A computed fold for an 81-nucleotide RNA from uncultured Sulfurimonas sp., annotated as c-di-GMP-I riboswitch aptamer. The coordinates come from a structure-prediction model, not an experiment, and the mean pLDDT is 84. Its Rfam family is "c-di-GMP-I riboswitch aptamer". Its family is annotated with cyclic-di-GMP binding in the Gene Ontology.

RNA sequence: AAUUUGUUGUGCCAAACUUGUUGUGAAACAUGGACGGAAAGCUAUGGGUCUUAUAAUGUAUAAGAUCGCCAGGUUGCCAAA
Numbered sequence: 001a002a003u004u005u006g007u008u009g010u011g012c013c014a015a016a017c018u019u020g021u022u023g024u025g026a027a028a029c030a031u032g033g034a035c036g037g038a039a040a041g042c043u044a045u046g047g048g049u050c051u052u053a054u055a056a057u058g059u060a061u062a063a064g065a066u067c068g069c070c071a072g073g074u075u076g077c078c079a080a081a
Stems, first nucleotide, its partner, number of pairs: 003081004012037002017032001019030004035068001041074003045071003048066007
């Protein structure tokens, strides 16, 4: 340095819910709060789910949201082998 396995240590993130703001909406951001997480770091590339508009009554198209839905790509800390 690389691979595999994991959390002993140091730490990290933060579900539901609350308050405020933005958005037609899905939802996002901040605040309080911890259900949990070995990538619950980043990324919308593929699928899934959701929203809006249009059309159809047969199916769809376009734009968006979700990475804590599943994968892919990518970047990391510690320990052991």